[in-house]
RNA sequence: CGAGUUGGCCGGGCGGCCGCGUCGGCGGGGCGACCCGCCGCCGAGGAAAGUCCGGACUCCGCAGGGCAGGGUGGUUGUCAACGGCAACCCGGGGCGACCCGCGGGAAAGUGCCACAGAGAACAGACCGCCACGGGGUCCCAGGACCCCGCGGUAAGGGUGAAACGGUGGUGUAAGAGACCACCAGCACCCCGGGUGACCGGGGUGGCUCGGUAAACCCCACCCGGAGCAAGACCAAGAGGCCGCCUCCCGGGGCGGCUGCGCAGGCGUUCGAGGGCGGCCCGUCCGAGCCUGCGGGUAGGUCGCACGAGCCCACCGGCGACGGUGGGCCUAGAUGGAUGGUCGCCGAACGGCGGGCCGCAAGGCCCCCGGGAACAGGAUCCGGCUUACAGGCCAGCUCGUCCG
Numbered sequence: 001c002g003a004g005u006u007g008g009c010c011g012g013g014c015g016g017c018c019g020c021g022u023c024g025g026c027g028g029g030g031c032g033a034c035c036c037g038c039c040g041c042c043g044a045g046g047a048a049a050g051u052c053c054g055g056a057c058u059c060c061g062c063a064g065g066g067c068a069g070g071g072u073g074g075u076u077g078u079c080a081a082c083g084g085c086a087a088c089c090c091g092g093g094g095c096g097a098c099c100c101g102c103g104g105g106a107a108a109g110u111g112c113c114a115c116a117g118a119g120a121a122c123a124g125a126c127c128g129c130c131a132c133g134g135g136g137u138c139c140c141a142g143g144a145c146c147c148c149g150c151g152g153u154a155a156g157g158g159u160g161a162a163a164c165g166g167u168g169g170u171g172u173a174a175g176a177g178a179c180c181a182c183c184a185g186c187a188c189c190c191c192g193g194g195u196g197a198c199c200g201g202g203g204u205g206g207c208u209c210g211g212u213a214a215a216c217c218c219c220a221c222c223c224g225g226a227g228c229a230a231g232a233c234c235a236a237g238a239g240g241c242c243g244c245c246u247c248c249c250g251g252g253g254c255g256g257c258u259g260c261g262c263a264g265g266c267g268u269u270c271g272a273g274g275g276c277g278g279c280c281c282g283u284c285c286g287a288g289c290c291u292g293c294g295g296g297u298a299g300g301u302c303g304c305a306c307g308a309g310c311c312c313a314c315c316g317g318c319g320a321c322g323g324u325g326g327g328c329c330u331a332g333a334u335g336g337a338u339g340g341u342c343g344c345c346g347a348a349c350g351g352c353g354g355g356c357c358g359c360a361a362g363g364c365c366c367c368c369g370g371g372a373a374c375a376g377g378a379u380c381c382g383g384c385u386u387a388c389a390g391g392c393c394a395g396c397u398c399g400u401c402c403g
Stems, first nucleotide, its partner, number of pairs: 001399010012345007020043002023040007045374001049385002052383005057227004064281004069223005074088005089103001090101004104218002109216002111212003126157002128153003132149008165183006184208002186205008231302004239258008260294007273285004309328008349369003353366005
């Protein structure tokens, strides 16, 4: 210098004017809820997103038993928890830094394996090879070749993603782990190392056993349901009942309690319906429940912003992370605020503009134009995933050249 790889960070800036939301202060208005004006503080993100996973929080439930159901899946850690994260193991890719893996079990059982192929899983004779029997042709008795039949054979060919270990030999009519040697794999046993996944070494056994579990299934571990429209409180409400006052008998007003009306069906010990996450059993509560039509209220406060919080330093740990100390307060809207405009500066990018350096590729500087990606809270938090113009920093690897 070039090519690559990993991790982290940033992701327009400053100012003027006008405007918006929460909160605080002051002034004014209102019986009050509150309203108006001025000033001040604060006012979206690395993903606020998808809502995929895990929790906090809230309500329901919390006799029991059985059966279903869902999730996770190398090991050890980490964390409030997780399907996250870290380190390591195994397998695969790369010269390497490094990357990828939904990574338990297919030797418990069942299912499936397209096309091609004779045969796709306790396999299979299409071609080939070989024995036997019969027939034919040729030549010289014996053999060669061809055809048919019946068998043997998985060594060779062919099909396929995959054909039931590989090489060599013995053996045989031809062959075959049929047998032998070596190699590979598997199972079991022993020794050593490691917390462990696992690794290294030795021995025995011809054991040679296809793939698929994001197919059923088996094994181990884990799992109540619903969700801030959770939920709590206040106010209002149609209709009804009661009391008081008024009126001159039609009614009207005020106060209190309850929380609407009509129709149909089922039910009250012959038990509707509901709770116990689903089903069954069982158990508990139990006088209401379901459907349709009509009417009313649909406002406010809390939940809700101090939290597994953020930043810095030190210590422990390879690391995820943990501990200690110090500092900080940082949106809370609800027809849903965070915007508009002007000026200056500005990255990318564009220029048949210029200059310098270099053999070149190219780099740097100046000038002109240009003017910033993806996207926005709605109970909160930890992750994952997805989107993103571009820029900066750091570690490491490979190649070439120089010292």

This is a predicted structure of a 403-nucleotide RNA (Bacterial RNase P class A) from Pseudonocardia humida. It matches the Rfam family "Bacterial RNase P class A". Its family is annotated with ribonuclease P activity, dimeric ribonuclease P complex and tRNA processing in the Gene Ontology. From the family's description: Ribonuclease P (RNase P) is a ubiquitous endoribonuclease, found in archaea, bacteria and eukarya as well as chloroplasts and mitochondria. Its best characterised activity is the generation of mature 5'-ends of tRNAs by cleaving the 5'-leader elements of precursor-tRNAs. Cellular RNase Ps are ribonucleoproteins. RNA from bacterial RNase Ps retains its catalytic activity in the absence of the protein subunit, i.e. it is a ribozyme. The organism belongs to Pseudonocardia, within Bacteria. The sequence was found by an Rfam model in a public genome assembly.